[in-house]
SAM riboswitch aptamer (S box leader) from Pedobacter metabolipauper, 111 nucleotides, folded computationally. The organism belongs to Pedobacter, within Bacteria. It matches the Rfam family "SAM riboswitch aptamer (S box leader)". Rfam's curators write: The SAM riboswitch is found upstream of a number of genes which code for proteins involved in methionine or cysteine biosynthesis in Gram-positive bacteria. Its mean pLDDT, the model's own confidence on a scale to 100, is 83.
RNA sequence: UGCUUAUAGAGAAAGACGGAGGGAUUAGAACCAGCGAAGUCUUGGCAACCUGUGCUUACAAGGUGCUACAUUCUACGGGAACUAUAUUAAAUAGCUCCUGAAAGAUAAGUU
Numbered sequence: 001u002g003c004u005u006a007u008a009g010a011g012a013a014a015g016a017c018g019g020a021g022g023g024a025u026u027a028g029a030a031c032c033a034g035c036g037a038a039g040u041c042u043u044g045g046c047a048a049c050c051u052g053u054g055c056u057u058a059c060a061a062g063g064u065g066c067u068a069c070a071u072u073c074u075a076c077g078g079g080a081a082c083u084a085u086a087u088u089a090a091a092u093a094g095c096u097c098c099u100g101a102a103a104g105a106u107a108a109g110u111u
Stems, first nucleotide, its partner, number of pairs: 002110006013043005021032002026075004044067003048064003051060003071103001076100005082094004
């Protein structure tokens, strides 16, 4: 680097340096940002996975990780309601919600 499995709408701060952008990519939307973005360091905190204790219920914080907004939301498929056109039904468009997938992220294992 690749592959496999699992997880994720909860949770969790501040200081120093830095100096304009940011949240994976593409497009759109809104949001955050000189009352200081990204990034680096320090200290704290949280508890997703591994680990330890414990034994069905939790604790710990050793290893990774995380510490604005659901993975910020939408865009791919399926379903339902509502509105409009149409109107026997059906169909089309808009919008709201549910659900699955893809992609990304993290952990463990493996190549």